[in-house]
RNA sequence: GGGGUUGUAGCUCAGCUGGUAGAGUGCCUGGUUCGCAUUCAGGAGGUCGUGGGUUCAAGUCCCAUCAGCUCCA
Repeated sequence: GGGGUUGUAGCUCAGCUGGUAGAGUGCCUGGUUCGCAUUCAGGAGGUCGUGGGUUCAAGUCCCAUCAGCUCCA
C1' cells in the first nucleotide's frame, strides 16, 4: 500500500425483506429478611464509531473516513 471482518446502553451481544432500537448482566428505588444474600416489582441509562448521500422513512442501502482484529505484498 491492497483485501476481508468488527464497531449498537457501564459490560457481553441481538436487531429478519428499510418502518423509527431490545435482551442478559450491572446500576438506582421499593417489596420480601432481625440484617445480608437470593428472589419479585418498577425505573434510569443510546447523536447505533465519525461525516456525507439515497429515501416519505436508514442501526439496516451507497460513498468517504477513523479505530481494533486478520490475510496478502

Annotation:
A computed fold for a 73-nucleotide RNA from a Clostridia bacterium, annotated as transfer RNA. Model confidence (mean pLDDT): 82 of 100. Rfam family: tRNA. Rfam describes the family as follows. Transfer RNA (tRNA) molecules are approximately 80 nucleotides in length. The family's RNA type in Rfam is transfer RNA.